[in-house]
Molecule: small-subunit ribosomal RNA
Organism: uncultured bacterium
RNA sequence: UGGCGGCAGGCCUAACACAUGCAAGUCGAGCGGCAGCGCGGGGGCAACUCUGGCGGCGAGCGGCGGACGGGUGAGGAAUGCAUCGGAAUCUGCCCUAUUGUGGGGGAUAACCUAGGGAAACUUAGGCUAAUACCGCAUACGCCCUGAGGGGGAAAGCGGGGGACCGAGAGGCCUCGCGCGGUAGGAUGAGCCGAUGCCGGAUUAGCUAGUUGGUGGGGUAAUGGCUCACCAAGGCGACGAUCCGUAGCUGGUCUGAGAGGAUGAUCAGCCACACUGGGACUGAGACACGGCCCAGACUCCUACGGGAGGCAGCAGUGGGGAAUAUUGGACAAUGGGCGCAAGCCUGAUCCAGCCAUGCCGCGUGUGUGAAGAAGGCCUUCGGGUUGUAAAGCACUUUUGUCCGGGACGAAAGCGACUGGGAUAAUACCCUGGUUGUAUGACGGUACUGGAAGAAUAAGCACCGGCUAACUUCGUGCCAGCAGCCGCGGUAAUACGAAGGGUGCAAGCGUUACUCGGAAUUACUGGGCGUAAAGCGUGCGUAGGCGGUUAUUUAAGUCUGAUGUGAAAUCCCCGGGCUCAACCUGGGAAUGGCAUUGGAAACUGGAUGGCUAGAGUGAGGUAGAGGGUGGUGGAAUUCCCGGUGUAGCGGUGAAAUGCGUAGAGAUCGGGAGGAACAUCUGUGGCGAAGGCGGCCACCUGGACCAUCACUGACGCUGAGGCACGAAAGCGUGGGGAGCAAACAGGAUUAGAUACCCUGGUAGUCCACGCCCUAAACGAUGCGAACUGGAUGUUGGCCACACUUAGGUGGUCAGUGUCGAAGCUAACGCGUUAAGUUCGCCGCCUGGGGAGUACGGUCGCAAGACUGAAACUCAAAGGAAUUGACGGGGGCCCGCACAAGCGGUGGAGUAUGUGGUUUAAUUCGAUGCAACGCGCAGAACCUUACCUGGCCUUGACAUGCACGGAACUUGCCAGAGAUGGCUUGGUGCCUUCGGGAACCGUGACACAGGUGCUGCAUGGCUGUCGUCAGCUCGUGUCGUGAGAUGUUGGGUUAAGUCCCGCAACGAGCGCAACCCUUGUCCUUAGUUGCCAGCACGUGAUGGUGGGAACUCUAGUGAAACUGCCGUCGUAAGACGUGAGGAAGGAGGGGAUGGUGUCAAGUCAUCAUGGCCUUUAUGCCCAGGGCUACACACGUACUACAAUGGCCGGUACAAUGAGCAGCCACUGGGUGACCAGGCGCGAAUCUAAAAAACCGGUCACAGUUCGGAUCGGAGUCUGCAACUCGACUCCGUGAAGCUGGAAUCGCUAGUAAUCGGAUAUCAGCCAUGAUCCGGUGAAUACGUUCCCGGGCCUUGUACACACCGCCCGUCAAGCCAUGGAAGCCGGGGGUACCUGAAGUCGGUGACCGCAAGGAGCUGCCUAGGGUAAAACUGGUAACUGGGGCU
Repeated sequence: UGGCGGCAGGCCUAACACAUGCAAGUCGAGCGGCAGCGCGGGGGCAACUCUGGCGGCGAGCGGCGGACGGGUGAGGAAUGCAUCGGAAUCUGCCCUAUUGUGGGGGAUAACCUAGGGAAACUUAGGCUAAUACCGCAUACGCCCUGAGGGGGAAAGCGGGGGACCGAGAGGCCUCGCGCGGUAGGAUGAGCCGAUGCCGGAUUAGCUAGUUGGUGGGGUAAUGGCUCACCAAGGCGACGAUCCGUAGCUGGUCUGAGAGGAUGAUCAGCCACACUGGGACUGAGACACGGCCCAGACUCCUACGGGAGGCAGCAGUGGGGAAUAUUGGACAAUGGGCGCAAGCCUGAUCCAGCCAUGCCGCGUGUGUGAAGAAGGCCUUCGGGUUGUAAAGCACUUUUGUCCGGGACGAAAGCGACUGGGAUAAUACCCUGGUUGUAUGACGGUACUGGAAGAAUAAGCACCGGCUAACUUCGUGCCAGCAGCCGCGGUAAUACGAAGGGUGCAAGCGUUACUCGGAAUUACUGGGCGUAAAGCGUGCGUAGGCGGUUAUUUAAGUCUGAUGUGAAAUCCCCGGGCUCAACCUGGGAAUGGCAUUGGAAACUGGAUGGCUAGAGUGAGGUAGAGGGUGGUGGAAUUCCCGGUGUAGCGGUGAAAUGCGUAGAGAUCGGGAGGAACAUCUGUGGCGAAGGCGGCCACCUGGACCAUCACUGACGCUGAGGCACGAAAGCGUGGGGAGCAAACAGGAUUAGAUACCCUGGUAGUCCACGCCCUAAACGAUGCGAACUGGAUGUUGGCCACACUUAGGUGGUCAGUGUCGAAGCUAACGCGUUAAGUUCGCCGCCUGGGGAGUACGGUCGCAAGACUGAAACUCAAAGGAAUUGACGGGGGCCCGCACAAGCGGUGGAGUAUGUGGUUUAAUUCGAUGCAACGCGCAGAACCUUACCUGGCCUUGACAUGCACGGAACUUGCCAGAGAUGGCUUGGUGCCUUCGGGAACCGUGACACAGGUGCUGCAUGGCUGUCGUCAGCUCGUGUCGUGAGAUGUUGGGUUAAGUCCCGCAACGAGCGCAACCCUUGUCCUUAGUUGCCAGCACGUGAUGGUGGGAACUCUAGUGAAACUGCCGUCGUAAGACGUGAGGAAGGAGGGGAUGGUGUCAAGUCAUCAUGGCCUUUAUGCCCAGGGCUACACACGUACUACAAUGGCCGGUACAAUGAGCAGCCACUGGGUGACCAGGCGCGAAUCUAAAAAACCGGUCACAGUUCGGAUCGGAGUCUGCAACUCGACUCCGUGAAGCUGGAAUCGCUAGUAAUCGGAUAUCAGCCAUGAUCCGGUGAAUACGUUCCCGGGCCUUGUACACACCGCCCGUCAAGCCAUGGAAGCCGGGGGUACCUGAAGUCGGUGACCGCAAGGAGCUGCCUAGGGUAAAACUGGUAACUGGGGCU
């Protein structure tokens, strides 16, 4: 959300408690009878009464059945289930056979009478029957037995009837139903055995009727089932005992299978019936709707006492996520009783409820393009929803209404007729024909008709997995999410919409199971480094085991038989219209058992063998182990001599030692420990480990040959032994070293590293501990599978005077490697290769090798060893980068060597900060800070205050009007507003048009508003560093590698050589510009050698084209030549030549990329925001503030200088609203005139320098800030806030701490000049130009940056990374814990109901027997002490997450 039908299913939880109704009765053909009902009969006027006579029948005696059917799964791990067997048993009703059923007796309910009690019920007396009860008789193929014998039964009832008998009843006969005995069968039940059936060893020992025997008892029956006695057994690592959990099976789900999970419905078995115990009856029970007792609970009560048991069907409460009607009928099937009719039956058959599941059907069909409207999207063209709808034409399943209408029913009963039985045509039994009764479901299935598209579609999803996409909203919010993950302003992932996809009366979610998962690996995994080889050996059980012959037949193979219930699954058929469903047959059922056969293999038995293993005899090497001796060097200490001031120690020091004589040196002595050289990827040992020399004791290994034993072997759970260092105990010893400790240093600190001391300990003996990166991170044994080369110990052969000879073969120990293996690394006859045998171990990370428990230990602790919780990873190997206070090589003004600065002063300028109405904004390590700004007084200007405007200052479109424009006045700070003057233009096809101005309305304009982390473009930076890539090939599972690495060389991935690489591209270089030399061409405005003219002087002039110069074209440089080195590339030479020499100098030029670098304020641009304002205009102010801090500069601090005077020499550029000669004025800035020049023509002192003078080391004749006064210029305007000039004033400053910057030659330093911007200028800035013109580089250890190779890495946002621990805060689970509260089981003792059994039984009974009393056992209860287990707890421990 929901239309219909069929077939199934329906308390998984509280085996929790239950109101009410129903669920087991039946038989009068067993009996005495007769309450109630009906009928008949009698009496009576009637009311009524009598009568078991009849139909029948309550209650009662008696029989059978209540042990079946129905429910549930609590308990139970074996008294259970499954499969297959077995012997010591019983079995009502049923079947077969046989036999009997004779004759007696005494009671007792009902009933009557009298009592008790509230009730339930009950007492006493009296009567009576039976198929009730008890004897007697008889009895077998029955039972017992001492084998002689003994014991033991029954019941009648009904139908019919000829002869015979009887007074009658009846006897008698017969049929049927019963009853007793016996035998057999069937069915059912009991018992025993084997095999299989969950988890835990943090449960390892359990057991006293326990195990067995003998003998009693008991049972239907075996048996310690029970008892007495005897013996001391029985079970257990193949898991006993204990704890937890669980009904088992056929089957069901899943899976390719093997398996795994499960045990609803249906079927078989078991167990249970409020909880516990007990027996009785009976064929059968220890009994769901029976009994007794105890307990809990509920109900009734008159308080004395009683009643009850839904885990039967319905139903109620409760629990729970969750599961139905207090229905109908015995019509069918089945059951009980009965001769039968029949009665009973919540078994069963049906109906009701529920989309809970499976199956089927429907919700229409055809046509229909104007591709309607609407919705959604849009690139605005259209697309899509979509033939979908509407419209038109049809159909009627289903539903509604009206009719018809089943199958399921035949047994039974009656009649007729065969057969049986019988004396019999009765009765009875069994067939046939015929008649007749019986339907809950249900007027249901099915079917005829009517009207009418009418009554019927939803749910989930659309980022990937995974089929299906767009828009809007939201903006790490709200939310989604199975995993990965989405959401921080363009979300196919959230929410909505449109569209789409999937399924469909359902769909989605949740929970659970199997699969995928070879992720517990039997099929079918692993253990060098990912989790995983026990530290090592010896060895028990176990597992496995050489060769040959014979035998056996347990395993194995094969045939047969039995079984493996039915249902289910599968196959072939059949029935419902199909299907689901139901049904017939078959197959299958892996298994178990019995039996016949085979004998290769495994096993058993027996006998051999020698190749495995071992023994003896002969040799060899060795730090193998133990004990006892012994030696020298060195350290330290003690004594003595010599001798004097230090020693010692470190990066540097100090603590320390020393004038009381150290250290040094010589001699003597003491003591302890360790054994230099030899020494070796050498040796030995199982591992740990073992090192001077000698002796003794002792283990193992190897080699060679022969002999012997004859499988004696391998592995090895438990077990035992050994086991470095540290540590522990007792006693020794103690030289050196040295935890702890002390002192000194280092450091921010330094509980460290360094130094001076120094105690345990290190050593020995004895006893513990038992762990290590105990490592080859590689268990042991065996076999097989190419080699090469060292080395140790043997042996053999050949050669040999000698020997480091050659070859072979065993045993060890290394390196490299074939095949193969491996994820790769790597391993590779010493395997991690190929196989076999056995053991140990692993199963995501953390929690955790922790907690608890146990064992061991003196302790420290060791061994064994979890869970909750938490994460989505943890990990291995390799790859590419990046990084390293890793390594190698190399470069750079990177350091060093030098020169000059900055940092100190004053000033300028930028920034931070602060302030402010505003001090607009941006830039922020290098790579922001004289940066955007190559010019902020207004403007600029973006900021602030105030005043105006609203289609707008600007663009396009529309309408109307007007030329545009302009003069003057007024108000105002101005924008602006008002008034006013002049003016009628241009083109024209005469309609009008273009430009411009004004007004109006709407589209729109506008925004230096936001986002540089949405972008384009541009730029910075690493870095002018030498790198970055591609194609093909090759290698690698792959990422990737190779090329690009290597050896050289270069400024260079420049070049050469080598090479599984061969080539190529972008970078480098070159090509371009400039500069340096020359040639050539040209010759004005430039030049002037020679010729001429002229001047006071000047290329001024004629002329010249030589030179300089200008600006075009060329040349030149290439290690080309020589020598040395080198394979080459190339390098070297104060080489030659040359203007220039090895890139001649400078510039432009910037690979792939990095920094989410910078810029939305140059510009462009997506999105967002604003629209009488964040837009526009105007005035004034601000960007120029000022306790302070920083950057970049200028000027200085002076004598290599200042000042005065004189005399020289440039280049690049600029100039008409300009540069300005020259003259005059002014101290000067400048002013007034004014030549030349739109410039190779005119304009601009070049300065330092040089020459001369002066100053004489001082806050100065240095320095010039600041301030006062007076001016000049620009400009509408210099107050905030311009520059310059003059006079006066004359600050700080005497070379600058830590630190830090630039520069390698025409460079640094120093000197001036020019330009852009520009009215002017805060320019000391920026960019150029020339003048003068150095010093130094040993070198690459170090600092910084970079390149290549290599190495490590737990980094990849890439070291500004990652990450550890404490502490602080919150949450979560958990351990300990004084205690507190429970639970189950066991033990001991006390008490002990009912009941069986035993004893007794004076009372009752004719008797059998019983009441009563009593003993054992025992449910339950109580007490005690332990153990186990759960919950909880102040406090406390660690852990996880954030």